Source information
Glycine riboswitch aptamer from Paenibacillus sp., 118 nucleotides, folded computationally. The organism belongs to Paenibacillus, within Bacteria.
RNA sequence: AUGAGGGUACAGGGAGAGAUCGACGCUCGCCGUCGCGCUAAGCGGGGCGGGCGGAGGCGCCGAAGGAGUAACCCCGGAUUCGGGAGAAUCUCUCAGGCAAAAGGACCUGUGCCGGACG
Numbered sequence: 001a002u003g004a005g006g007g008u009a010c011a012g013g014g015a016g017a018g019a020u021c022g023a024c025g026c027u028c029g030c031c032g033u034c035g036c037g038c039u040a041a042g043c044g045g046g047g048c049g050g051g052c053g054g055a056g057g058c059g060c061c062g063a064a065g066g067a068g069u070a071a072c073c074c075c076g077g078a079u080u081c082g083g084g085a086g087a088a089u090c091u092c093u094c095a096g097g098c099a100a101a102a103g104g105a106c107c108u109g110u111g112c113c114g115g116a117c118g
Stems, first nucleotide, its partner, number of pairs: 006113008018058001020057002024053008033045004059098003065094001066092003073084004
């Protein structure tokens, strides 16, 4: 059983923390000066501002993953110790993340698998 727990696929929802500083590179606009050039057209260097990427630094976040851990249980010893196993959204922050995007524990719905916790 008009199908539990669980697994899987898809869809939806889904938090936190600097759009931080910044070598350097690319690009756009403005300025005015110097050099080259044949009057020139233009080219190159400079200053200011904007955008993108970005080594590295500092500051932070926890809900991918990872690590640690209580009670209970087991073993040895014997009243207290050691070891094993043992959970998380708790703790740590290795990894990851701190505009958007992506990701995202978890929740909901639907399909499929499966077959009964109570």

Its mean pLDDT, the model's own confidence on a scale to 100, is 78.
It was read from a public genome assembly, where an Rfam model found it.